The part of an RNA shown here (small-subunit ribosomal RNA, 3' major domain) has 481 nucleotides and comes from Stieleria tagensis.
[in-house]
Context: one part of a larger RNA
RNA sequence: UGACGGGGGCUCACACAAGCGGUGGAGGAUGUGGCUUAAUUCGAGGAUACGCGAAGAACCUUAUCCUAGAUUUGACAUGCUUGAGAGUCUCUAUGAAAGUAGAGAGUGCCCUUCGGGGAGCUCUUGCACAGGUGCUGCAUGGCUGUCGUCAGCUCGUGUCGUGAGAUGUCGGGUUAAGUCCCUUAACGAGCGAAACCCUUAUCUUUAGUUGCCAGCGGGUCAUGCCGGGGACUCUAAAGAGACUGCCGGUGUCAAACCGGAGGAAGGUGGGGAUGACGUCAAGUCCUCAUGGCCUUUAUGUCUAGGGCUGCACACGUCCUACAAUGGUACGGACAAAUGGACGCUAAGCCGCGAGGUGGAGCAAAUCCCAAAAACCGUGCCUCAGUUCGGAUUGCAGGCUGCAACUCGCCUGCAUGAAGCCGGAAUCGCUAGUAAUCGUAGGUCAGCAUACUACGGUGAAUGUGUUCCUGAGCCUUGUACA
Numbered sequence: 001u002g003a004c005g006g007g008g009g010c011u012c013a014c015a016c017a018a019g020c021g022g023u024g025g026a027g028g029a030u031g032u033g034g035c036u037u038a039a040u041u042c043g044a045g046g047a048u049a050c051g052c053g054a055a056g057a058a059c060c061u062u063a064u065c066c067u068a069g070a071u072u073u074g075a076c077a078u079g080c081u082u083g084a085g086a087g088u089c090u091c092u093a094u095g096a097a098a099g100u101a102g103a104g105a106g107u108g109c110c111c112u113u114c115g116g117g118g119a120g121c122u123c124u125u126g127c128a129c130a131g132g133u134g135c136u137g138c139a140u141g142g143c144u145g146u147c148g149u150c151a152g153c154u155c156g157u158g159u160c161g162u163g164a165g166a167u168g169u170c171g172g173g174u175u176a177a178g179u180c181c182c183u184u185a186a187c188g189a190g191c192g193a194a195a196c197c198c199u200u201a202u203c204u205u206u207a208g209u210u211g212c213c214a215g216c217g218g219g220u221c222a223u224g225c226c227g228g229g230g231a232c233u234c235u236a237a238a239g240a241g242a243c244u245g246c247c248g249g250u251g252u253c254a255a256a257c258c259g260g261a262g263g264a265a266g267g268u269g270g271g272g273a274u275g276a277c278g279u280c281a282a283g284u285c286c287u288c289a290u291g292g293c294c295u296u297u298a299u300g301u302c303u304a305g306g307g308c309u310g311c312a313c314a315c316g317u318c319c320u321a322c323a324a325u326g327g328u329a330c331g332g333a334c335a336a337a338u339g340g341a342c343g344c345u346a347a348g349c350c351g352c353g354a355g356g357u358g359g360a361g362c363a364a365a366u367c368c369c370a371a372a373a374a375c376c377g378u379g380c381c382u383c384a385g386u387u388c389g390g391a392u393u394g395c396a397g398g399c400u401g402c403a404a405c406u407c408g409c410c411u412g413c414a415u416g417a418a419g420c421c422g423g424a425a426u427c428g429c430u431a432g433u434a435a436u437c438g439u440a441g442g443u444c445a446g447c448a449u450a451c452u453a454c455g456g457u458g459a460a461u462g463u464g465u466u467c468c469u470g471a472g473c474c475u476u477g478u479a480c481a
Base pairs, nucleotide, nucleotide: 001481002480003478004477005476007475008474009473010472011471012470013469015465016464019429020428021427022426023425026320027319028318029317030316031315032314033313034311035310042053043052065306066305067304068303069302070301071300074129078128079127080126083123084122085121088105089104090103091102092101093100094099109118110117111116131295132294134293135292136291140289141288142284143283144282145280147278152191153190154189155188156187157186158167159166160165171182172181173180197272198271199270200269202240203239204238205237206236207235208234212229213228216227217226218225243266246260247259248258249257250256322422326381327380328379329378330377331376332375339368340367343362344361348357349356350355388419393414394413395412396411397410398409399408435457436456437455438454439453440452441451
């Protein structure tokens, strides 16, 4: 100087407390371990692995995963070299395909003294080499997680100390903050904090189509449908606005705190992006790049089939429930944000339905996906393993796609399991939050209970810091470094 302490002081955080809803019990989905297997490819492992890489394993993907069949200058790049031929197209045999073997058609461009030469391309011989999702993340770059959006981490000069170092960065207040003020052998500065950026909440101006419709006119069974209008909503650009600016009190004549006014918004208004010095030899050589090592008729490459989906079991994360604040049938209402041409697909017709047919419109504020659902109204169910719950299984169909057996999704009929609120324990959340309800997108031929966004309805509790956990500052002890 650090680190540590079942030492002390101060402070903070959904850390606890106060509440709300879960997990742990059931069924299913998914990941992991284990087991099994010819193979169940690899990585990730307390917090910081386990719906993670994977924004989507039927083939492909896919990998030294397995079995089998092939290939060797190679699937891909550059250069040299031997020989041949334009390229290209068709066919046959064999085969699961890849491939292997063979046959046929055909003969381009430039120069030409018609002998030939040249450019480029293809095949071929040989050689340099290619290739490797092989090893090492404890050789690395880059990227990422975490402590942590915690308030810290340092430097120059000066001063003190023999020195390691100290001071500054401590102390008194204050703050979300090493934020600011005061004091002060320190004075300044940098990286962080804050601000600058995006979004959201209010208003103004400009603009008015594809959006809107108050007033005027026309028309319809009806609809901004038409003329028209720019008021309003909205769209999208530029501005305004919030700064402790104003008032009162407290405070060291300070920083600041408390209350109030005005205001759409008040003390960081809400949310996002943004992550200091460093820690964990944290993660990744399977994104990419790269040193070294290994491999080179194989650990490279191609192909078919299988596997990654296997199931006595254990764990994580979710979905659906156990019902009456509910289920079901019919009727009625209100979003936001996306996506659309190898696409979204309307009306109509067929089908109980998945879907089929049909083809209008739309490169989209115009058309379409599109029905929002919880909600509201009415009827039935009346506490039961039920009109709860939907697993499982049988049959019959639909869709995508060369192909749904291993191994897809959906529909109809039938079947109707466990489950009556979950032990010890444990998780999330402080407001438009939790809870709950749907919608969309990416991936994608097809496949979503996952992920990422979007809006609808919309609480309870706390205003404390004794305790548990973690963190920051000061101080103290130490046989630790």
Its mean pLDDT, the model's own confidence on a scale to 100, is 81.